[in-house]
């Protein structure tokens, strides 16, 4: 200098001016009633001073979107369902250790795969069972023979005095080589054989049992035995272990206003009762005199929930001018938190890897 | 805001649950036959990023994940 890997951070800056939401304040203004003092009046009441306050306006001060406010993908807080119980079903999760309220979360590690590397990515079980593996191919999971090899043995033919021998590839044997496929039932060498083959042997690789050492553990390293060689798929059913009651702030509570407190259908009202405990079913426990569906009618306003200095009428955070530069992206709260994912112009910082060049 | 569903040819849909190689059907479109012409009818044909991307798998419209687009439901009183 070039090419990369991981992480953090900023989100144009400064000034002027006009405006918007919220909070606090004011010898401020207008207005309204209330309390109280004084005066007037027979009295209702009137006049005036003063105190605290509502509403509107004005003025001052402070403050006002994000790293993702987004997607609504996970988990909670909170609220209601009387308690939130058991079983089946269902859904979700899944290497190990730690953190965390929890999580499809975070950190560190282990193993497989990828990369020259920094690093990235994946993660229970296929030796419990079932199922699938199209086409091609002989054969697709305790398999199989198209080409091929052999044809020792048996058969047939030739030849022969006989033995030896030669031929055919008929029975039959084999799975080394070719070929198919994503995948073909370990690899190399030897023994062996008619030809061959873990059939047998040596070494290598894998798997399993036993065992030794290290590590909290996933796991790692070694010894020994067994020819055991056992394919892939669980983001197929499933098995193992674990978690899960439902609904969601339009939850839920209060005020105001208004209507026809309506109609039809269904179920039920002494019990083991309809129905309900917002879920698919069952059991148990409990509540229970009304309940469910459809049609019709009315109101669609406010307050709380609602914030640890953003905070609503579920409507604020903007516009213009000047200067500077790198010329400014993705995008805007709506109950609140912890995460994940996705979008993002242009920078800045830290750590690391590889290549090249110079000292 | 919250909850749920859908996306396959120009249109309406099937296939997806349980993966299998050229993705089908009807209507529509194009060409031919028939007819004087048109329609109907008959024959043939074209037309598909299966919304997009990544992953699992030998193999994805189908299974998993993340985005994009569209739609539906959801107030209170009685």
């Nucleotide at each position: 200098g070039g090419a990369g890997a991981g992480g953090g951070u900023c989100a144009g800056g400064g000034g002027g001016c006009c405006g918007c939401g919220g909070a606090g304040g004011g010898u401020g203004a207008a207005u309204c009633g209330c309390g109280u003092g004084a005066g007037g009046g027979a009295g209702a009441c009137c006049u005036u001073g003063u105190g605290a306050g509502c509403u509107u306006c004005c003025c001052c001060u402070c403050u006002g979107a994000g790293g993702a406010a987004a997607g609504u993908c996970c988990g909670g807080a909170c609220u209601c369902c009387a308690u939130a119980g058991g079983g089946c079903a269902g859904a979700c999760c899944a290497c190990u250790g730690g953190g965390g309220a929890a999580a499809u979360c975070c950190c560190a590690g282990c193993g497989g795969g990828g990369g020259u590397a920094a690093c990235c990515u994946c993660g229970g079980g296929a030796a419990a069972g079932u199922g699938c593996c199209g086409c091609a191919g002989a054969g697709a999971a305790g398999a199989g023979a198209c080409c091929g090899c052999c044809g020792a043995u048996g058969g047939c033919c030739c030849g022969c005095a006989a033995a030896u021998g030669g031929g055919c590839a008929c029975a039959g044997g084999c799975a080394a080589g070719g070929g198919u496929g994503a995948a073909a039932c370990g690899g190399u060498g030897g023994u062996g054989u008619a030809a061959g083959a873990g059939a047998c042997c040596a070494c290598c690789a894998g798997c399993g049992g036993c065992u030794c050492g290290g590590g909290u553990g996933a796991c790692c390293g070694g010894g020994u035995c067994g020819g055991c060689u056992c394919g892939g798929c669980a983001a197929a059913c499933c098995c193992u272990g674990g978690u899960c009651g439902g609904a969601g702030c339009a939850a839920g509570g209060c005020c105001a206003a208004g209507u026809a407190g309506g109609a039809a259908g269904g179920c039920g009202u002494u019990c083991u009762a309809a129905g309900g405990a917002c879920g698919g079913c069952c059991c148990g426990u409990c509540c229970a005199a009304g309940c469910c569906u459809u049609c019709g009618g009315g109101u669609a306003g406010g307050c709380c929930g609602c914030a640890u200095c953003a905070g609503u009428u579920g409507a604020a955070u903007g516009a213009c001018c000047c200067c500077c530069c790198a010329c400014g992206a993705c995008a805007g709260a709506a109950u609140c938190c912890g995460g994940c994912u996705u979008a993002c112009a242009g920078g800045c910082c830290c750590u690391c890897u590889c290549c090249u060049u110079g000292g | 805001g919250c909850g749920c569903c859908c996306g396959u040819a120009g249109c309406u849909c099937a296939g997806c649950c349980c993966g299998g190689a050229u993705a089908g059907a009807g209507c529509g479109c194009u060409g031919g036959c028939c007819u004087c012409c048109g329609g109907a009818g008959c024959c043939a044909g074209a037309g598909g990023u299966c919304g997009c991307a990544g992953g699992u798998u030998c193999a994805a419209a189908u299974c998993c994940u993340g985005c994009c687009g569209g739609g539906c439901g959801u107030a209170c009183c009685a």
Molecule: RNase P RNA; transfer RNA
Organism: Candidatus Bipolaricaulota bacterium